RNA sequence: GGGCUUGUAGCUCAGUUGGUAGAGCGCUGCCUUCGCAAGGCAGAGGCCUCGGGUUCGAUUCCCGACAAGUCCA
Numbered sequence: 001g002g003g004c005u006u007g008u009a010g011c012u013c014a015g016u017u018g019g020u021a022g023a024g025c026g027c028u029g030c031c032u033u034c035g036c037a038a039g040g041c042a043g044a045g046g047c048c049u050c051g052g053g054u055u056c057g058a059u060u061c062c063c064g065a066c067a068a069g070u071c072c073a
Stems, first nucleotide, its partner, number of pairs: 001072007010025004019056001027043005049065005
């Protein structure tokens, strides 16, 4: 330098033939216990890496950047 894959909650990951997003773990509160853990219930937390384009509407489609992984040189 080139090809391919990936970028979504604190972490690990789903998701969608385009209609304002979920799970597990973690965190907070309550119940339970003399107390802790485990368990149960409830809640907070993300404008989906960034900038453009198409569209009534983009996390999703297109283009370009940036970052990570991998292969080639």

The prediction has a mean pLDDT of 82. The RNA shown here (transfer RNA) has 73 nucleotides and comes from a Candidatus Nanoarchaeia archaeon. The sequence is in RNAcentral, with records from ENA. Taxonomically the source falls in Candidatus Nanoarchaeia (Archaea, Nanobdellati, Nanobdellota). Its Rfam family is "tRNA". The family's RNA type in Rfam is transfer RNA.